[in-house]
Notes:
The RNA shown here (Bacterial RNase P class A) has 332 nucleotides and comes from a Candidatus Saccharimonadota bacterium. It is recorded under the gene name rnpB. RNAcentral holds the sequence, with entries from ENA. The coordinates come from a structure-prediction model, not an experiment, and the mean pLDDT is 79. Its Rfam family is "Bacterial RNase P class A". By type it is a ribozyme. Rfam describes the family as follows. Ribonuclease P (RNase P) is a ubiquitous endoribonuclease, found in archaea, bacteria and eukarya as well as chloroplasts and mitochondria. The family is grouped with related families in Rfam's "RNaseP clan".
RNA sequence: ACAGUUCAUUAGAUGAUCGCUUGUGUAAAAGCAAGAGGAAAGUCCGGGCAGCAAAGGAUACGACAGUCGCUAACGGCGACCAAAGGAAACUUUAGGGAAAGUGCCACAGAAACGAAACCGCCAUAGCAAUAUGGUAAGGGUGAAAGGAGUGGGGUAAGAGCCCACAGUCGCGUACGGUGACGUACGGGAGAGGUAAACCCUGUCGGCUGCAAGGAGAUCUACAUCAAAGGUGAUCCGCCUGUAGGUCGUUAACCGCUCGACCUGUUGAGCAAUCAAUAGGCUAGAUAGAUGAUCAUCCUCGACAGAACCCGGCUUACCGAUGGGCUGUCGCA
Numbered sequence: 001a002c003a004g005u006u007c008a009u010u011a012g013a014u015g016a017u018c019g020c021u022u023g024u025g026u027a028a029a030a031g032c033a034a035g036a037g038g039a040a041a042g043u044c045c046g047g048g049c050a051g052c053a054a055a056g057g058a059u060a061c062g063a064c065a066g067u068c069g070c071u072a073a074c075g076g077c078g079a080c081c082a083a084a085g086g087a088a089a090c091u092u093u094a095g096g097g098a099a100a101g102u103g104c105c106a107c108a109g110a111a112a113c114g115a116a117a118c119c120g121c122c123a124u125a126g127c128a129a130u131a132u133g134g135u136a137a138g139g140g141u142g143a144a145a146g147g148a149g150u151g152g153g154g155u156a157a158g159a160g161c162c163c164a165c166a167g168u169c170g171c172g173u174a175c176g177g178u179g180a181c182g183u184a185c186g187g188g189a190g191a192g193g194u195a196a197a198c199c200c201u202g203u204c205g206g207c208u209g210c211a212a213g214g215a216g217a218u219c220u221a222c223a224u225c226a227a228a229g230g231u232g233a234u235c236c237g238c239c240u241g242u243a244g245g246u247c248g249u250u251a252a253c254c255g256c257u258c259g260a261c262c263u264g265u266u267g268a269g270c271a272a273u274c275a276a277u278a279g280g281c282u283a284g285a286u287a288g289a290u291g292a293u294c295a296u297c298c299u300c301g302a303c304a305g306a307a308c309c310c311g312g313c314u315u316a317c318c319g320a321u322g323g324g325c326u327g328u329c330g331c332a
Base pairs, nucleotide, nucleotide: 001328002327003326004325005324006323007322008321009320010319012297013296014295015294016293017292018291020035021034022033023032024031037303041314042313044312045311046310047309048308049209050208051207052206056236057235058234059233061205062204063203064202065201066080067079068078069077070076081095082093083092084091085090096200097199101198102197103194104193105192113147118139119138120135121134122133123132124131125130149165150164151163152162153161168189169188171186172185173184174183175182176181213254214253216247217246218245219244220243221242222241228240229239230238231237261280262279263278264277265276266275267274268273298301
């Protein structure tokens, strides 16, 4: 330099004028301060918060699935293991169980899984065509053919039928590792695929959703332990007497934005992340503000806009920039 791979950053800038929302300020003003995103989006997971037992038991249903860790939690993230792809950097994986049971395996094919004889090979009979039997090594069909290759023995012909070596899959022992697992040795086995089919094993999940929820106190009458209602997918369980009066309440309100918050530094850790410390306050509307115009400059500006909050995932995105790593070539 080129080719590749991976991780990040940024998302027009500056100024002026006129508006809008919130806060502050004031008697009222003026003024001052702040004012969308990396995805605010999809609403797909998880949690907080709120109500109902600060949600308990069983069944059903659903989600998830290598190991270790992180976290408030997760179906998320990090590191590692295994398998697959790549020359490498690196990438991908619904990655438990098919040696518990059941089901399924289209077409083709003799046969699709308790085996089976279409061709071939062999034996017998026959002049022959052919018939009967043996044979799963070979051919053919198929996504897949009984599921262990090569060589030798063996046989009428054959076959893990037997043997040697190699390979595959369990088991045991030793060593390494927290572990998944790896390496070595020993001794066995012959067991098709499919669990994104039912199913089995393990873990987790109560329901609702900010239009949540905020509203109670007290007195009187009546009723009595039964009925009704609430919660709820179902059953159990749990909770609640009914009616009327009086008082009280920011309700055009609160919840609402100070929070698992943000920035820097230091330390622990491979990392996710955690701890300590210093500083900061950074939208809060309710028909819904965050805009418009002008000037200058540039690389001429993408996808898109909060609505209770937070952590993730996924999807959209004009371009520009930086870092790590791999390979090839060149120069010193």